[in-house]
Context: one part of a larger RNA
Parts: sequence; C1' cells; structure tokens
RNA sequence: UGAUGAGGGCCCGCACAAGUGGUGGAUCAUGUGGUUUAAUUCGAUGUAAAGCGAAAAACCUUACCAGGGCUUGACAUGCCGCGAAUCCUCUUGAAAAAAAAGGUGCCUUCGGGAAUACAGACAUAGGUGAUGCAUGGCUGUUGUUAGCUCGUGCCGUAAGGUGUUAGGUUAAGCCCCAUAACGAACGCAACCCUCAUGCUUAGUUGCCAACAUGAAGUUUGGAACCAUAACCAGACUGCCGGUGAUAAGCUGAAGGAAGGUAAGGAUGACAUCAAGUCAUCAUGCCCUUUAUGCCCUGGGCGACCCAUGUGCUACAAUGGGUAGGACAAAGGAUCAUAAUCUCGCGAAGGUGAGCCAACUCCAAAAACCCGUCCUCAAUUUGGAUUGUAGGCUGCAACUCACCUGCAUGAAGCCGAAAUCGUUAAUAAUCGUCGAUUAGCCAUACAGCAGUGAAUUCGUUCCUGGGCCUUGUACA
Repeated sequence: UGAUGAGGGCCCGCACAAGUGGUGGAUCAUGUGGUUUAAUUCGAUGUAAAGCGAAAAACCUUACCAGGGCUUGACAUGCCGCGAAUCCUCUUGAAAAAAAAGGUGCCUUCGGGAAUACAGACAUAGGUGAUGCAUGGCUGUUGUUAGCUCGUGCCGUAAGGUGUUAGGUUAAGCCCCAUAACGAACGCAACCCUCAUGCUUAGUUGCCAACAUGAAGUUUGGAACCAUAACCAGACUGCCGGUGAUAAGCUGAAGGAAGGUAAGGAUGACAUCAAGUCAUCAUGCCCUUUAUGCCCUGGGCGACCCAUGUGCUACAAUGGGUAGGACAAAGGAUCAUAAUCUCGCGAAGGUGAGCCAACUCCAAAAACCCGUCCUCAAUUUGGAUUGUAGGCUGCAACUCACCUGCAUGAAGCCGAAAUCGUUAAUAAUCGUCGAUUAGCCAUACAGCAGUGAAUUCGUUCCUGGGCCUUGUACA
C1' cells in the first nucleotide's frame, strides 16, 4: 500500500420492513442434468448456464449415426491436353451417380480467342478437427456503482503519502468551505432519442366548427378543431418566505402543461473473474489429407424410470356458458395481403374488387356494459389423455408439423421447508401486432395500447455495495 475481521462510525439500493402478485404442490410446453442409444452433434454450469447461442431441427438446416459413393476434390489460383459449351431424351439406381444415342452456339485479321465442360500431373484445396490456459474482435459480471488516475510542488532514507482528507451538501470525487497543495485526464452531469405543453408552417390519402347531404366528410366548400411532421419556445432552484456559515444546499409556497435529474431509453471509467466465445468471423501453433475432407438416401438432434430451471393453463360464482352492444395503439403487406359473394357445423375451399398503402387489406380488439342459464358440486369447474372423421402447407406429415368437428373427460379444491418480482400509469389483469417460416410444435422473444390498485412508520436486523477509521502471525 492492499486484502481481510461475528471491529467501529457515516451512507445507499425492492436489501429489509410495509403492502401486493407469484414460484415451490397438479397437468402440459420448453431448456438442462442423468440414463439410454448406431447417433441421441456442439457449446453455455453459483450469482453472471439452464424458453441460453437457436428471430423457427419433417428433407434442407446438420455439425451426429448407418449404408451407398468420390479422391486436385463441392470451392480458389496457376500449367498442359482435348472437346464445340449449354440444353433435351432413354436405361440402371434409394439417391448421389454411371452408361448410351442424337441435335444446337459467340467473336474472328481464319492463325486463333473468350467463356465453359472433361481428362492429367503437381503446387495445393478442404476441416463446425484440438487448444478461449497462445490470441484479435465481440460479450457478460461487479455496476449506471462513484469511482480510477496523472503533471508539477511539498512530506518521507525508502516502499509510499499528500492532492482524493476535515466540516456541510448531493443521485453523483455534484457543489461549497477549510486546507501543502495547485491544476488536469477518464468517468458523473449535460449534449442525443422518445414522451408530456404551446406557437409557427403545411393542407392529402387525414380533419369537419360553420356549410352541403336520403345513408356514408360521399361531393362542393373550409384551415378553426383533431391528428400528422418539421422548426422553434418552454424548467434554470429563475422568483418569494423560512433555514443554513453572508456558502453550497435543504424546505415550503406561487406561477406553470410540467419543479427541483419531469418520466423512460441509449450511453457502462480504471480494472476484476487465465469469466464466455477457435461452432459468427479472423488468427498462431498442433493434428488430418483415398480422410478428421466432399456428395447422397434414410435415421438422429423429438429417446424416458427419474431430478431440476423457466413458463402456460387451472383449481372456480370478483366465476363459467350463451345472446346483444361499445371503445385502442403500434405494426405488416406484391411470388404479399386479401374485401365482397358463395359453399361447408367448422378448420378450410371457390371467386379475386382494392391496395407498392394516413387511401385498400390483415382487423374481430379483449377484458368491459346489459339481459339470461348454472347455485357450490370434481360441477355447465378444469381441460390433460385417447378414439374417430376431416382440412391445410409441402417432393414428402410414420418416426416428427399445425388446424377443425364429434366423442372421451386425468390430475387439480390455492400448494411444506424455502424462495422470486414489484414504489405509479408501476404491480396485477386483458387482448393485439411483428421478426424468423412453404408450414409450424410460439405457452417463447421483441413491441403496442385497454382496465388499473395497495403500501413505504422507518433503517434495529438480513443481503450487496461505497467512504473514513482501527486490529491483523495474510500478500
């Protein structure tokens, strides 16, 4: 100087407390372990792995296994030879591929050339093979915590110290003040984006006060309102009272759409964990080269006594069924989205208007409101499982997709020890859209709006962290 202590002091955080909803019990979905297997490809493993890489495993993907094939190779460059490249037909085969027959080019100075296929010998290709403990790059974590350092000076024999400490204050090493320190860099904050208010500009596909209309902003008209989208304004403890050291600030009030960081996002200092990744990519070295490379068919990644993580649906009456009625935002759409009409109980099928979209479509928002049935039961709860009949995508749906009708109707009556999220338009609850897809195992992920709470006395304790101080046989 650090590290560390069941030493001390100060402080902070959904850390506890106060509330609220879960997980842990049930079924199922999904990931992981284990076991099994010809293979169940590989990686990730306390927090910081486990709905993670994977924003889509039927084939492909695919890296794994079995079998069938290839060896200058599926791909790249160079050399030489030869053929006209390319396309079409038939046979064998599971396919890859092999064999056979026939026809057809471009530019030319007619020498040949371009591009392409085949054959040959080598240089070499190839490797999702090993090493993340050889690396780059990227990422996680402590942690959006307030820290981490430097120059000169001063102190100390030196390691080092000081500055960065004391007194206040802050979300903050933020600021004030004191001070052998004076300044400065990276962080904090601000600058960026979204959202909340207003002005100005704009008038189509959006809007409709006046105006017109049998219905529909349909048409004429309008630029007020709404919305849209660009530029500005606005918030700075600016003003007032109290308090404080006449400071920084704190506290209360006013005005204001908004008040003390308004709210949310992006933004992650020096370092730490030989943290993660050689399977995104790049790369040293090692290994492999008739195979650890390449092509194909089929299988596997989907197995199943069990254990575990994350979720979905429930256990009901604040509910379930049924009939009617109302109100969003944000997205996507041309090999797409699809209205309308029609047919089917339905999933779907047929038809194909419109729309490259503020125009048309996806599209129905659902919780909610109002009637009515059920009346506390394993039930009109719950929907697993299974049977059967169909539909759709696709060469193909058995292993192994999704959807629909009918029948079937498990467990489950609120969950032990333990444990997680959450402070406001938040929790909880309700639906909706998108990326990835031919299709989809999405209950996932990433967005969007609707309805909309309770509690916070406080810091004694648990837990993590920051600063000062102190002990130490540790470095």
Predicted 3D model of a 475-nucleotide part of an RNA (small-subunit ribosomal RNA, 3' major domain) from Pterocarpus macrocarpus.
Model confidence (mean pLDDT): 82 of 100.